About this RNA
This is a predicted structure of a 407-nucleotide RNA (Bacterial RNase P class A) from Endobacterium cereale. Rfam family: Bacterial RNase P class A. By type it is a ribozyme. Taxonomically the source falls in Endobacterium (Bacteria, Pseudomonadati, Pseudomonadota, Rhizobiaceae). Its mean pLDDT, the model's own confidence on a scale to 100, is 75.
RNA backbone atom coordinates (compact mmCIF):
# COMPACT_ATOMS: atom_id res chain seq x y z
C1' N A 1 0.00 0.00 0.00
C1' N A 2 -4.05 -4.22 -0.91
C1' N A 3 -7.35 -8.10 1.86
C1' N A 4 -8.44 -9.37 6.20
C1' N A 5 -9.40 -10.40 11.90
C1' N A 6 -10.15 -8.92 16.76
C1' N A 7 -10.99 -5.26 20.85
C1' N A 8 -13.25 -0.12 22.09
C1' N A 9 -14.90 4.72 21.11
C1' N A 10 -18.22 8.53 18.57
C1' N A 11 -22.90 9.09 16.59
C1' N A 12 -23.21 15.91 14.01
C1' N A 13 -20.55 20.51 16.62
C1' N A 14 -20.54 26.10 16.97
C1' N A 15 -23.47 31.10 17.79
C1' N A 16 -27.91 33.95 17.77
C1' N A 17 -33.71 34.26 18.89
C1' N A 18 -37.80 31.69 20.72
C1' N A 19 -40.39 27.21 23.63
C1' N A 20 -41.11 22.87 26.82
C1' N A 21 -40.59 19.26 31.94
C1' N A 22 -38.44 19.22 36.86
C1' N A 23 -35.61 21.78 40.71
C1' N A 24 -34.27 26.13 43.30
C1' N A 25 -33.26 31.58 44.83
C1' N A 26 -35.59 36.68 45.29
C1' N A 27 -39.53 39.95 44.93
C1' N A 28 -45.32 40.74 43.91
C1' N A 29 -49.95 38.99 45.67
C1' N A 30 -54.91 37.83 47.62
C1' N A 31 -56.34 34.14 54.36
C1' N A 32 -56.49 34.21 47.24
C1' N A 33 -57.96 30.29 43.38
C1' N A 34 -60.11 24.83 42.43
C1' N A 35 -61.99 21.13 45.15
C1' N A 36 -66.91 17.89 48.81
C1' N A 37 -62.74 16.57 50.97
C1' N A 38 -57.50 14.70 50.19
C1' N A 39 -54.80 17.70 48.15
C1' N A 40 -53.42 21.15 43.89
C1' N A 41 -51.69 25.86 42.18
C1' N A 42 -49.89 32.42 40.54
C1' N A 43 -46.80 36.58 37.99
C1' N A 44 -42.07 38.70 37.29
C1' N A 45 -36.54 38.33 36.90
C1' N A 46 -32.78 35.03 37.40
C1' N A 47 -30.23 30.15 38.37
C1' N A 48 -29.28 24.93 38.02
C1' N A 49 -30.72 19.95 35.13
C1' N A 50 -33.07 17.73 31.07
C1' N A 51 -32.68 10.19 27.16
C1' N A 52 -29.51 5.59 24.94
C1' N A 53 -25.93 2.47 22.91
C1' N A 54 -29.38 -0.04 22.13
C1' N A 55 -33.92 3.99 26.32
C1' N A 56 -35.96 -1.22 21.91
C1' N A 57 -37.86 -7.11 22.31
C1' N A 58 -39.70 -8.17 27.26
C1' N A 59 -36.43 -13.23 26.39
C1' N A 60 -32.69 -14.96 31.61
C1' N A 61 -31.48 -13.11 36.14
C1' N A 62 -31.46 -10.30 40.68
C1' N A 63 -33.48 -6.09 44.05
C1' N A 64 -38.31 -4.26 46.06
C1' N A 65 -43.72 -5.27 47.05
C1' N A 66 -47.85 -8.15 48.26
C1' N A 67 -50.25 -13.53 48.48
C1' N A 68 -49.33 -18.80 50.26
C1' N A 69 -46.43 -21.28 53.69
C1' N A 70 -44.30 -24.91 60.48
C1' N A 71 -39.15 -27.04 58.96
C1' N A 72 -36.77 -29.83 55.50
C1' N A 73 -37.63 -33.14 51.73
C1' N A 74 -40.46 -35.78 47.72
C1' N A 75 -43.73 -36.37 43.81
C1' N A 76 -45.29 -33.85 39.31
C1' N A 77 -43.74 -30.19 36.16
C1' N A 78 -40.29 -26.25 33.67
C1' N A 79 -35.12 -25.10 33.23
C1' N A 80 -29.70 -25.97 32.60
C1' N A 81 -25.57 -29.65 31.13
C1' N A 82 -17.28 -30.46 29.29
C1' N A 83 -14.05 -28.13 33.70
C1' N A 84 -12.34 -24.28 36.32
C1' N A 85 -13.46 -19.28 38.08
C1' N A 86 -16.09 -14.29 38.93
C1' N A 87 -20.65 -12.40 40.68
C1' N A 88 -26.51 -10.61 44.54
C1' N A 89 -27.49 -14.17 40.63
C1' N A 90 -27.92 -16.05 35.53
C1' N A 91 -29.03 -19.50 30.11
C1' N A 92 -24.15 -14.07 31.26
C1' N A 93 -19.24 -12.90 31.10
C1' N A 94 -13.67 -14.91 31.69
C1' N A 95 -9.46 -18.87 31.26
C1' N A 96 -8.67 -23.78 29.79
C1' N A 97 -9.81 -28.90 27.20
C1' N A 98 -12.09 -31.45 23.65
C1' N A 99 -14.25 -31.33 17.84
C1' N A 100 -14.65 -28.70 13.80
C1' N A 101 -13.54 -24.69 10.22
C1' N A 102 -9.68 -20.87 7.93
C1' N A 103 -2.71 -20.21 4.70
C1' N A 104 -3.18 -17.33 8.99
C1' N A 105 -4.63 -13.05 12.62
C1' N A 106 -9.06 -15.81 14.55
C1' N A 107 -13.76 -17.93 14.16
C1' N A 108 -18.06 -21.21 15.44
C1' N A 109 -20.41 -25.94 18.77
C1' N A 110 -27.50 -27.44 23.59
C1' N A 111 -20.43 -30.07 24.41
C1' N A 112 -23.66 -35.42 30.25
C1' N A 113 -25.66 -40.34 29.44
C1' N A 114 -26.68 -44.48 22.53
C1' N A 115 -22.63 -51.35 26.94
C1' N A 116 -30.75 -49.54 31.54
C1' N A 117 -34.80 -49.51 28.69
C1' N A 118 -38.26 -48.34 24.39
C1' N A 119 -39.36 -46.13 19.71
C1' N A 120 -37.40 -44.05 15.17
C1' N A 121 -33.93 -44.37 10.10
C1' N A 122 -38.08 -41.31 4.49
C1' N A 123 -36.53 -42.15 -0.97
C1' N A 124 -33.48 -45.44 -3.48
C1' N A 125 -31.14 -50.20 -2.24
C1' N A 126 -30.58 -57.55 -2.22
C1' N A 127 -30.26 -55.90 2.66
C1' N A 128 -31.26 -50.05 7.82
C1' N A 129 -30.02 -54.30 12.96
C1' N A 130 -29.78 -60.21 17.26
C1' N A 131 -27.33 -56.98 9.74
C1' N A 132 -27.31 -58.50 4.57
C1' N A 133 -25.51 -62.13 -0.76
C1' N A 134 -28.71 -57.71 -6.33
C1' N A 135 -24.12 -57.71 -9.69
C1' N A 136 -19.59 -59.91 -9.49
C1' N A 137 -15.88 -63.21 -8.04
C1' N A 138 -14.47 -69.32 -5.72
C1' N A 139 -15.23 -74.39 -5.21
C1' N A 140 -18.96 -78.41 -6.58
C1' N A 141 -23.42 -80.24 -9.34
C1' N A 142 -26.48 -80.55 -13.73
C1' N A 143 -26.36 -79.21 -19.56
C1' N A 144 -30.28 -79.13 -24.60
C1' N A 145 -23.97 -74.91 -24.21
C1' N A 146 -28.05 -70.18 -23.54
C1' N A 147 -27.60 -71.39 -18.72
C1' N A 148 -29.80 -73.30 -13.74
C1' N A 149 -29.19 -75.12 -8.61
C1' N A 150 -26.05 -75.59 -4.01
C1' N A 151 -22.70 -73.61 -1.29
C1' N A 152 -18.31 -70.38 0.12
C1' N A 153 -16.59 -65.03 0.31
C1' N A 154 -18.09 -58.66 2.22
C1' N A 155 -11.70 -58.04 -1.38
C1' N A 156 -14.11 -55.02 -6.22
C1' N A 157 -19.41 -52.95 -8.09
C1' N A 158 -24.47 -50.73 -6.98
C1' N A 159 -27.85 -48.01 -3.16
C1' N A 160 -27.68 -44.54 0.46
C1' N A 161 -26.98 -39.38 5.40
C1' N A 162 -25.55 -44.22 7.01
C1' N A 163 -23.49 -51.09 4.96
C1' N A 164 -19.59 -54.67 11.01
C1' N A 165 -12.65 -50.36 11.04
C1' N A 166 -8.26 -47.77 7.26
C1' N A 167 -3.46 -48.50 4.54
C1' N A 168 -0.24 -51.80 3.03
C1' N A 169 1.73 -57.35 3.13
C1' N A 170 1.10 -61.85 3.93
C1' N A 171 -2.28 -65.79 3.20
C1' N A 172 -6.99 -68.65 0.74
C1' N A 173 -10.06 -72.24 -4.27
C1' N A 174 -11.91 -67.14 -3.65
C1' N A 175 -12.18 -64.25 0.16
C1' N A 176 -11.97 -62.19 5.65
C1' N A 177 -8.57 -59.09 11.86
C1' N A 178 -7.45 -64.93 9.15
C1' N A 179 -2.25 -63.31 10.58
C1' N A 180 1.61 -58.93 10.84
C1' N A 181 3.49 -53.56 10.45
C1' N A 182 1.61 -48.67 11.14
C1' N A 183 -2.91 -45.76 11.81
C1' N A 184 -7.72 -45.90 14.59
C1' N A 185 -10.84 -47.52 18.98
C1' N A 186 -12.00 -49.75 23.86
C1' N A 187 -9.35 -50.81 28.88
C1' N A 188 -5.87 -49.45 31.60
C1' N A 189 -0.24 -48.64 34.67
C1' N A 190 2.96 -44.79 34.91
C1' N A 191 3.99 -39.02 34.42
C1' N A 192 1.85 -34.09 34.46
C1' N A 193 -2.44 -31.07 35.32
C1' N A 194 -6.95 -28.41 40.87
C1' N A 195 -10.17 -29.98 36.47
C1' N A 196 -11.91 -31.21 32.13
C1' N A 197 -8.08 -33.67 29.62
C1' N A 198 -2.92 -34.40 27.61
C1' N A 199 1.43 -37.52 26.72
C1' N A 200 4.19 -41.98 27.28
C1' N A 201 4.25 -47.48 28.05
C1' N A 202 1.12 -52.53 28.00
C1' N A 203 -2.69 -55.09 26.91
C1' N A 204 -7.20 -56.60 23.57
C1' N A 205 -8.09 -58.75 17.10
C1' N A 206 -12.28 -54.95 16.95
C1' N A 207 -17.09 -56.19 20.41
C1' N A 208 -20.74 -51.11 20.63
C1' N A 209 -24.25 -48.21 13.12
C1' N A 210 -27.05 -43.57 13.52
C1' N A 211 -30.33 -40.72 16.59
C1' N A 212 -31.39 -38.43 23.20
C1' N A 213 -33.62 -29.44 20.62
C1' N A 214 -37.70 -38.51 20.43
C1' N A 215 -39.05 -40.81 24.92
C1' N A 216 -35.90 -41.77 28.80
C1' N A 217 -31.93 -42.24 32.61
C1' N A 218 -27.97 -38.70 35.43
C1' N A 219 -26.42 -34.25 37.92
C1' N A 220 -28.16 -29.46 39.63
C1' N A 221 -31.63 -24.97 39.93
C1' N A 222 -36.75 -22.93 40.50
C1' N A 223 -43.36 -21.74 45.74
C1' N A 224 -46.41 -17.88 42.81
C1' N A 225 -47.62 -12.98 41.22
C1' N A 226 -45.96 -7.83 39.72
C1' N A 227 -44.92 -0.80 40.30
C1' N A 228 -51.73 -1.82 36.80
C1' N A 229 -47.07 -4.29 43.28
C1' N A 230 -47.68 -1.95 47.83
C1' N A 231 -49.49 1.95 51.41
C1' N A 232 -51.95 6.24 52.64
C1' N A 233 -56.04 10.41 52.45
C1' N A 234 -60.35 9.92 51.06
C1' N A 235 -66.74 12.37 48.44
C1' N A 236 -71.66 12.46 45.35
C1' N A 237 -74.91 8.17 43.98
C1' N A 238 -76.00 3.04 44.34
C1' N A 239 -75.08 -1.50 47.72
C1' N A 240 -73.85 -3.35 53.17
C1' N A 241 -74.26 -2.86 58.81
C1' N A 242 -76.69 -0.28 63.78
C1' N A 243 -79.63 2.26 66.44
C1' N A 244 -84.54 4.73 66.51
C1' N A 245 -88.87 6.53 64.83
C1' N A 246 -93.41 5.99 61.69
C1' N A 247 -97.87 2.47 60.87
C1' N A 248 -102.00 4.85 55.84
C1' N A 249 -99.84 -1.38 53.23
C1' N A 250 -100.21 -5.67 55.19
C1' N A 251 -100.23 -9.43 59.66
C1' N A 252 -102.59 -9.87 64.52
C1' N A 253 -105.50 -9.14 68.67
C1' N A 254 -109.08 -6.63 71.63
C1' N A 255 -114.17 -3.75 72.02
C1' N A 256 -118.88 -2.27 70.00
C1' N A 257 -122.53 -3.26 66.28
C1' N A 258 -125.05 -6.11 61.99
C1' N A 259 -126.08 -11.34 60.37
C1' N A 260 -129.05 -18.13 60.75
C1' N A 261 -123.72 -18.31 59.25
C1' N A 262 -119.75 -17.32 55.93
C1' N A 263 -118.41 -12.65 56.75
C1' N A 264 -119.01 -6.94 56.74
C1' N A 265 -118.37 -2.15 58.99
C1' N A 266 -116.67 1.59 63.17
C1' N A 267 -113.20 2.42 66.89
C1' N A 268 -108.70 0.81 69.88
C1' N A 269 -103.39 -1.57 70.87
C1' N A 270 -99.32 -4.28 69.08
C1' N A 271 -95.78 -4.80 65.47
C1' N A 272 -90.52 -7.07 62.13
C1' N A 273 -85.23 -10.38 67.65
C1' N A 274 -92.61 -8.44 68.14
C1' N A 275 -97.18 -11.48 66.50
C1' N A 276 -100.00 -15.35 64.46
C1' N A 277 -99.42 -19.89 60.84
C1' N A 278 -96.59 -24.64 60.54
C1' N A 279 -93.18 -28.28 62.00
C1' N A 280 -89.10 -33.61 63.15
C1' N A 281 -91.68 -28.67 69.59
C1' N A 282 -84.98 -26.34 73.09
C1' N A 283 -82.41 -21.98 71.48
C1' N A 284 -85.34 -23.90 64.13
C1' N A 285 -86.31 -22.49 60.24
C1' N A 286 -90.32 -21.74 55.91
C1' N A 287 -94.61 -18.32 55.12
C1' N A 288 -97.81 -13.41 56.35
C1' N A 289 -93.45 -10.10 54.96
C1' N A 290 -93.31 -4.95 51.53
C1' N A 291 -91.77 -0.15 52.83
C1' N A 292 -90.59 5.35 54.57
C1' N A 293 -87.99 8.55 57.64
C1' N A 294 -83.48 10.60 60.51
C1' N A 295 -78.53 9.44 62.59
C1' N A 296 -74.10 6.99 62.79
C1' N A 297 -70.44 3.26 61.00
C1' N A 298 -67.30 0.63 57.60
C1' N A 299 -65.70 -1.27 52.60
C1' N A 300 -65.00 -0.18 47.52
C1' N A 301 -64.94 3.10 42.62
C1' N A 302 -63.67 7.96 40.31
C1' N A 303 -60.24 11.38 42.58
C1' N A 304 -55.29 13.31 45.18
C1' N A 305 -50.45 11.55 47.87
C1' N A 306 -46.79 8.17 47.70
C1' N A 307 -43.97 4.09 46.34
C1' N A 308 -39.84 7.55 42.56
C1' N A 309 -34.41 8.56 42.56
C1' N A 310 -27.29 8.18 46.80
C1' N A 311 -27.45 3.57 43.39
C1' N A 312 -25.00 -4.66 43.14
C1' N A 313 -24.10 4.59 41.07
C1' N A 314 -20.85 7.39 37.39
C1' N A 315 -15.79 8.85 36.51
C1' N A 316 -10.00 9.10 38.24
C1' N A 317 -5.59 7.04 38.66
C1' N A 318 -3.41 2.74 41.91
C1' N A 319 -2.79 -2.25 44.26
C1' N A 320 -3.84 -7.51 42.75
C1' N A 321 -5.42 -10.79 39.31
C1' N A 322 -3.75 -13.37 32.16
C1' N A 323 -8.57 -12.07 32.23
C1' N A 324 -13.96 -11.93 34.18
C1' N A 325 -13.66 -9.15 38.09
C1' N A 326 -12.38 -7.64 43.41
C1' N A 327 -10.31 -4.14 47.21
C1' N A 328 -9.40 0.28 49.41
C1' N A 329 -8.80 5.71 48.29
C1' N A 330 -10.24 10.65 45.64
C1' N A 331 -13.73 13.36 43.24
C1' N A 332 -19.10 13.85 41.63
C1' N A 333 -24.60 14.28 42.04
C1' N A 334 -26.22 12.65 37.16
C1' N A 335 -34.17 13.10 33.82
C1' N A 336 -38.47 11.88 36.97
C1' N A 337 -43.01 13.10 33.15
C1' N A 338 -49.01 10.82 33.64
C1' N A 339 -51.77 11.97 27.37
C1' N A 340 -46.48 11.83 28.92
C1' N A 341 -41.26 17.58 28.80
C1' N A 342 -36.16 17.01 26.69
C1' N A 343 -38.10 20.87 21.11
C1' N A 344 -38.43 24.36 17.02
C1' N A 345 -36.20 28.57 13.35
C1' N A 346 -31.87 31.13 11.35
C1' N A 347 -26.91 31.63 10.23
C1' N A 348 -21.83 29.18 10.03
C1' N A 349 -18.63 24.86 9.71
C1' N A 350 -17.68 19.30 9.78
C1' N A 351 -19.54 14.64 7.43
C1' N A 352 -22.11 12.90 3.12
C1' N A 353 -23.65 13.09 -2.07
C1' N A 354 -24.44 15.39 -7.20
C1' N A 355 -22.31 18.26 -11.21
C1' N A 356 -18.36 21.64 -12.91
C1' N A 357 -13.37 22.97 -13.59
C1' N A 358 -7.76 22.79 -12.63
C1' N A 359 -3.53 19.17 -12.11
C1' N A 360 -1.50 14.14 -11.08
C1' N A 361 -1.19 9.57 -13.07
C1' N A 362 -2.21 3.59 -12.36
C1' N A 363 -7.96 6.58 -17.35
C1' N A 364 -10.88 6.03 -13.77
C1' N A 365 -9.04 6.97 -8.96
C1' N A 366 -6.59 10.94 -5.74
C1' N A 367 -5.52 16.01 -4.58
C1' N A 368 -7.34 20.62 -5.03
C1' N A 369 -11.47 25.03 -6.10
C1' N A 370 -16.30 26.49 -7.11
C1' N A 371 -21.90 25.81 -6.93
C1' N A 372 -26.62 22.59 -5.60
C1' N A 373 -29.02 19.26 -1.74
C1' N A 374 -29.06 16.68 2.75
C1' N A 375 -28.74 18.30 7.70
C1' N A 376 -29.20 13.08 8.85
C1' N A 377 -28.52 5.88 10.66
C1' N A 378 -31.30 3.27 14.25
C1' N A 379 -34.02 4.90 17.59
C1' N A 380 -38.29 7.93 22.29
C1' N A 381 -36.79 7.00 29.60
C1' N A 382 -41.89 5.27 32.76
C1' N A 383 -39.57 0.99 40.11
C1' N A 384 -34.49 0.03 39.63
C1' N A 385 -29.93 -3.02 38.27
C1' N A 386 -27.01 -7.10 35.61
C1' N A 387 -27.01 -9.62 31.32
C1' N A 388 -28.59 -11.58 26.14
C1' N A 389 -31.04 -10.74 21.25
C1' N A 390 -31.93 -7.57 17.47
C1' N A 391 -31.73 -2.25 14.83
C1' N A 392 -27.85 1.12 13.32
C1' N A 393 -25.98 6.21 8.15
C1' N A 394 -21.41 7.61 8.83
C1' N A 395 -16.42 8.31 10.95
C1' N A 396 -12.42 7.32 14.28
C1' N A 397 -8.41 4.81 16.98
C1' N A 398 -5.65 0.13 19.07
C1' N A 399 -3.03 -4.97 18.39
C1' N A 400 -2.28 -8.43 15.33
C1' N A 401 -3.02 -12.13 10.33
C1' N A 402 -1.85 -12.79 5.00
C1' N A 403 0.25 -10.74 0.23
C1' N A 404 3.49 -7.07 -2.83
C1' N A 405 7.14 -3.50 -2.86
C1' N A 406 11.35 -1.22 -0.99
C1' N A 407 15.76 -0.31 2.51
RNA sequence: CCAGUUGGCCGGGCAGCCGCGCUUUACCAAUGUCGAAAGACGGUAGGGUGAGGAAAGUCCGGGCUCCACGGAAACACGGUGCCGGAUAACGUCCGGCGGGGGCGACCCCAGGGAAAGUGCCACAGAGAGGAUACCGCCCGGUUCCGACCGGGUAAGGGUGAAAGGGUGGGGUAAGAGCCCACCGCGCUUCUGGUAACAGCGGCGGCAUGGUAAACCCCACCGGGAGCAAGACCGAAUAGGGAUGACGCGGGUUCCAUCGCAAGGUGGGGCUACAGCCGGUUUUCGGGCCAGUCAUCCGGGUGGGUUGCGAGAGGCGACGUGCAAACGGCGUCCCAGAUGAAUGGCUGCCACGUUCCGAUGCUUGCAUCGGAGCCUUACAGAACCCGGCUUACAGGCCAACUGGUAAU